The prediction has a mean pLDDT of 75. This is a predicted complex of two RNAs, RNase P RNA and transfer RNA, with 464 nucleotides together. It holds a member of the Rfam family "Bacterial RNase P class A". Rfam links the family to the GO terms ribonuclease P activity, dimeric ribonuclease P complex and tRNA processing. Rfam describes the family as follows. Ribonuclease P (RNase P) is a ubiquitous endoribonuclease, found in archaea, bacteria and eukarya as well as chloroplasts and mitochondria.

[in-house]
RNA sequence: GCGGAGGGCUGGAUGGCCGCGGGCCGUUAAGGUUCGAGGAAAGUCCGGACUCCACAAAGCGACGGUGCCGGGUAACGCCCGGGCGGGGCAACCCGACGGAGAGCGCCACAGAAAGCAAACCGCCCGUGCACGCACGGGUAAGGGUGAAAGGGUGGGGUAAGAGCCCACCGGGGGGCUGGUAACAGCGCCCGCAUGGCAAGCCCCACCGGGAGCAAUGCCGAAUAGGAACCUUGUGCGGGUUGAUCGGUGCGCCGAUAUCACCGCAGGGCUGCUUUGGCCCAAGGGUUCGGGUUGGCAGCUAGAGGCGCAGGGGCAAUCCUGCGUUCAGAGGAAUGGUCAUCCAAGGGGGUAACCCCGGGACAGAAUCCGGCUUAUAGGCUCUCCGCGCAU
RNA sequence: GGCCCCUUAGCUCAACUGGAUAGAGCAGCCGACUUCUAAUCGGCAGGUUGAGGGUUCGAGUCCUUCAGGGGCCG
Numbered sequence: 001g002c003g004g005a006g007g008g009c010u011g012g013a014u015g016g017c018c019g020c021g022g023g024c025c026g027u028u029a030a031g032g033u034u035c036g037a038g039g040a041a042a043g044u045c046c047g048g049a050c051u052c053c054a055c056a057a058a059g060c061g062a063c064g065g066u067g068c069c070g071g072g073u074a075a076c077g078c079c080c081g082g083g084c085g086g087g088g089c090a091a092c093c094c095g096a097c098g099g100a101g102a103g104c105g106c107c108a109c110a111g112a113a114a115g116c117a118a119a120c121c122g123c124c125c126g127u128g129c130a131c132g133c134a135c136g137g138g139u140a141a142g143g144g145u146g147a148a149a150g151g152g153u154g155g156g157g158u159a160a161g162a163g164c165c166c167a168c169c170g171g172g173g174g175g176c177u178g179g180u181a182a183c184a185g186c187g188c189c190c191g192c193a194u195g196g197c198a199a200g201c202c203c204c205a206c207c208g209g210g211a212g213c214a215a216u217g218c219c220g221a222a223u224a225g226g227a228a229c230c231u232u233g234u235g236c237g238g239g240u241u242g243a244u245c246g247g248u249g250c251g252c253c254g255a256u257a258u259c260a261c262c263g264c265a266g267g268g269c270u271g272c273u274u275u276g277g278c279c280c281a282a283g284g285g286u287u288c289g290g291g292u293u294g295g296c297a298g299c300u301a302g303a304g305g306c307g308c309a310g311g312g313g314c315a316a317u318c319c320u321g322c323g324u325u326c327a328g329a330g331g332a333a334u335g336g337u338c339a340u341c342c343a344a345g346g347g348g349g350u351a352a353c354c355c356c357g358g359g360a361c362a363g364a365a366u367c368c369g370g371c372u373u374a375u376a377g378g379c380u381c382u383c384c385g386c387g388c389a390u
Numbered sequence: 391g392g393c394c395c396c397u398u399a400g401c402u403c404a405a406c407u408g409g410a411u412a413g414a415g416c417a418g419c420c421g422a423c424u425u426c427u428a429a430u431c432g433g434c435a436g437g438u439u440g441a442g443g444g445u446u447c448g449a450g451u452c453c454u455u456c457a458g459g460g461g462c463c464g
Stems, first nucleotide, its partner, number of pairs: 001386010012341007020036006038361001042372002045370005050212004063208005068082005083097001084095004098203002103201002105197003120143002122139008151169006170192001171190003175186004216297004226288007234265005243256005266280005304326001305324008342359001345356004391463007400416004409447001418434005440456005
């Protein structure tokens, strides 16, 4: 110098004027003062705090989730460190990375055969003859099919072959050593039929009750609706006792009006029809309870954040001290404009410089810890490869 | 704000337990029939299965991250 890898920070600045929301002062006013978006406030994908509902506790089952090992954390599917596998010359990056010798299921097409293996071409042996074919047998090295063909390479062996035998590699079992562990290393034994898929069912280990601030609690106007009590009250029939009138033999009888009560007349339910049964009635007043609009709380001081210093740890992170109190709206504020500057971009100029131009993604809504996704540009640190010079 | 669901041709829907060219009706285009049109008959075209990534030999289907649309909750 060229190319590349991994982080961290920032993502307009200052001032004037006019506005908006919260707090405080002020008399509930006028006014003043102070504070007022983000690294993702987003997606709502995980984990919690908090509130309500359900529930003796515990265990088992169902369902859902997580899945190498160790650590961190309130917790996590997050983070850190390590192991193993893969990619890259390297820095470094990626990995849903438990179990397929528990069981079930699937492996299309092609192919002889796809999971109890099998034999199309080929190779070898035997028999037959029409002499290059047929039949019978052996074999799995080679060809062919396929994503995948029952270990791989080399040698021996054989009629041809084959873990049939041997060496190395791979695999399985068990042992020793190192490591907290995942795992690694080194001997020994077994010639070794026993693929792939669990982001198919499943097995193993661990975790999880459900809902969500429109959760939830409090105060509560008018109107309508609900409940209890009081009061007024329709027609017909019956009506013990009681009332009034008449008769009377004083025992009662008849008539009239009528209270309580009963039945019928209306409506509803019993699926429909009949029978039967049950329930409800209209007006006014008082009281009570629920509750809509609304108001208040939940609400922001919290497993806080930020800055500085010290300590433990490789790190994530933890501990200690000091300082700072950093939006709390609620149909929802955080805006507009002007001036000067800063960076990107374009044009002119040898240059100094001049002109144009315009600010990435986006925008709190109960609050935290993560992940994921979006993001113009700028600053900065560490590392790797190649080339050149010394 | 919170919680759920869906996306396949221009439109409405299929596609089994993942299996190979993703089908059907209507619409469209061409031809036949007809004097012409409609209807009818024959044929054709039209799909990156919303997008990206992954698992698998193989994905419309399984997993994941986004995008768009719809529903419910006072």